[in-house]
RNA sequence: GGAAGUCGGAGAGAUGGUCGCGGGCAGGCGAAGCUCGAGGAAAGUCCGAGCUCCACAGGGCAGGGUGCUGGCUAACGCCCAGGGGGAGUGAUCCCACGGAAAGUGCCACAGAAAAUAUACCGCCUCGCCCCGGCGAGGUAAGGGUGAAAUGGUGAGGUAAGAGCUCACCGCGUUCCUGGUGACAGGGGCGGCAGGGUAAACCCCACCCGGAGCAAGACCAAAUAGGGGAGGACGAGGUGGCCCGCCUCGCAAUGACUCCCGGGUAGGUCGCUAGAGGUCGGCGGUAACGUCGGUCCCAGAUACAUGACCAUCACCGCCUCGGCGGUAACAGAACUCGGCUUACGACCGACUUCCCAUC
RNA sequence: GCGCCCGUAGCUCAGCUGGAUAGAGCGUCGGCCUCCGGAGCCGAAGGCCACAGGUUCGAAUCCUGUCGGGCGUA
Repeated sequence: GGAAGUCGGAGAGAUGGUCGCGGGCAGGCGAAGCUCGAGGAAAGUCCGAGCUCCACAGGGCAGGGUGCUGGCUAACGCCCAGGGGGAGUGAUCCCACGGAAAGUGCCACAGAAAAUAUACCGCCUCGCCCCGGCGAGGUAAGGGUGAAAUGGUGAGGUAAGAGCUCACCGCGUUCCUGGUGACAGGGGCGGCAGGGUAAACCCCACCCGGAGCAAGACCAAAUAGGGGAGGACGAGGUGGCCCGCCUCGCAAUGACUCCCGGGUAGGUCGCUAGAGGUCGGCGGUAACGUCGGUCCCAGAUACAUGACCAUCACCGCCUCGGCGGUAACAGAACUCGGCUUACGACCGACUUCCCAUC
Repeated sequence: GCGCCCGUAGCUCAGCUGGAUAGAGCGUCGGCCUCCGGAGCCGAAGGCCACAGGUUCGAAUCCUGUCGGGCGUA
């Protein structure tokens, strides 16, 4: 210098002013004043919880999820550390990583045979015909098919062969050692137990009751139902008023008056001080835990979070002191812990490989 | 908020209990027929099966994650 990897930071520049919008503050309202006002993902709604209501003795079935080990946590499918496997020269990265001797299913084409087995070309022995075939038997080393063919390599052995025998590797089993464990290392025994697929059904272990802030709680009009008590008239006209008279309405299956209850509109709460942020100490490899200090950091309901000016900073351009620009993804709606996805221009720390020079 | 479904040729759809050439109708293009056009007959082109990764010998189909669209419900 180039290429690459891991971890982290920050992300409409900073400060001040003017106007505007939403919330809060002293005692009810208003004004003024003071103060606060989007994100790392507020997004997707993919997991896990808090909170609230409903259901519920206990257990099981069904359904769904998770799946190496240990830890962390309120919880998790997240995270941390480790084991095993794979990729890379390496830093480092990736893995749904329990069970295929519990059972069932599937494995196209090709091939003798795709899973209770079996033999196309071969090889070998015997017999026949008579000189390259036929028949019977043995065999699975070699060839061929396929993604995959019944442990692999080498030697002995044999008619030819074969775990038939032996050595090493693999596998199974048992014991010892190390480790909390996954597992690793070593010794003995067994000639091999019999292909793949469980992101096919399934089996095993563990976990999961349902709904969601439009949850839910409180206050509470108008109208129409419901219940109770009283109870025969009510409205209009005539008229100063009462009786009377006229018209209309409804009536003991209750007109009308009063009271009560459920509940709608509407309002209040839930509603933001929290598994909270930040700084430091301690424990732990780490995730994380704990202690102390310090801070309060949006809560709207048609839905606020904006505009302009000045100075400074950075970038670009040129006539060198002026001009222009400050950009991506995106925007809260009950709240947290994660994951995933989107993102212009950037910054920092550490590590690896290659080239050159000293 | 909660629940569910779909994405395959220019358009509308099959195929989705894995199996190798992914089909059908309409449309497009070429030829035949006709004086010309339509209809009819014959033939052809056109698809990375929405995208990315994985499982498997093999993926449109199975699994996971995205992207886009639609429906139901309060």

Predicted 3D model of RNase P RNA and transfer RNA as a complex of 432 nucleotides. Rfam match: Bacterial RNase P class A. Its family is annotated with tRNA processing, ribonuclease P activity and dimeric ribonuclease P complex in the Gene Ontology. Rfam classes the family as a ribozyme.